[in-house]
RNA sequence: CCGUGCUAGGCGGGGAGCUCGUGGUGCCCUGAACCCCAGAUCCACGUACGGGGGGCUGAACUCCCAUCCGAGGCCCGAUCCGCCGCAGCGAGAGCGCCCCGCACGUGGUUGUGAAGGCCGGGUCCUGCGCAACGGGAUCCCGUGAACCGAGUCAGGUCCGGAAGGAAGCAGCUCUCAGCGGAACCCCCCGUGUGCCGCAGGGGAGCCUGGCCGGAGCCGUCGACGGGACACGCACGUUGCGGCGCCGGGUCGACGGUGGGUGCACGG
Numbered sequence: 001c002c003g004u005g006c007u008a009g010g011c012g013g014g015g016a017g018c019u020c021g022u023g024g025u026g027c028c029c030u031g032a033a034c035c036c037c038a039g040a041u042c043c044a045c046g047u048a049c050g051g052g053g054g055g056c057u058g059a060a061c062u063c064c065c066a067u068c069c070g071a072g073g074c075c076c077g078a079u080c081c082g083c084c085g086c087a088g089c090g091a092g093a094g095c096g097c098c099c100c101g102c103a104c105g106u107g108g109u110u111g112u113g114a115a116g117g118c119c120g121g122g123u124c125c126u127g128c129g130c131a132a133c134g135g136g137a138u139c140c141c142g143u144g145a146a147c148c149g150a151g152u153c154a155g156g157u158c159c160g161g162a163a164g165g166a167a168g169c170a171g172c173u174c175u176c177a178g179c180g181g182a183a184c185c186c187c188c189c190g191u192g193u194g195c196c197g198c199a200g201g202g203g204a205g206c207c208u209g210g211c212c213g214g215a216g217c218c219g220u221c222g223a224c225g226g227g228a229c230a231c232g233c234a235c236g237u238u239g240c241g242g243c244g245c246c247g248g249g250u251c252g253a254c255g256g257u258g259g260g261u262g263c264a265c266g267g
Base pairs, nucleotide, nucleotide: 001267002266003265004264005263006262009057010056011055012030013029014028015027020046021045022044023043024042034054035053036052037051063260064259065258066257067256068255072251073250074249075248076247077246081244082243083242084241085240086239087238088237089236090235094233095232096231098227099226100225101224104222105221107218108217109216116212117211118210119209120208121207122206123205124201125200126199127198128197129196130194131193132191133190134189135188136187140181141180142179143178149174150173151172152171157166158165159164
């Protein structure tokens, strides 16, 4: 020096965050970046650099160290300028919101006849009637009085010499007041009742019918004009905060350059 077989190593790294600390999952950057299992109110660990299992490569393009460049992240400062957010103030009337006008557009209505005019009806009020509903009374049925209702009054009581007479409890029957039930009609009273009828009144608005008339009428939305308000947006200004820009610091992927790193056997 060459060949064969191995081993250390490698098969990604970094930033912020989390954590007592470290690595990983998750977020972001870079990048050609093996496979499987669990991992965020998490997983593994205690100074190693994730844990467990499997596979590939392997001493150099690939592993290790130093340095340069520098994607990107983080920290601090400054706040000239730009953007955003919050709060205060201001002027004015640009927009929204609100009111009025107009009838240009639009929409609706209109020769199946607009505006306007005339006549009538309804809606409203009063009275009466009718109906409906409610209540009462009458009628009917039942019940209904220890005595102070009626009739009949056993027994008993009283009067009488007797014949006879009298009052009368219970029972039975009837009934007053009352209670309960039941339908209609008739009678009385009442009403937040009525697509009901009659008469009178009232007529502003609305609805509706008829006649005259002969082309407009309404004002949803937009445009236009006027007003009101300061509630919202927009505008100006002040303050605070965040981000960008600027200055400083820190970590730093990818990439460039330089250097370093084995064992065994055979030739």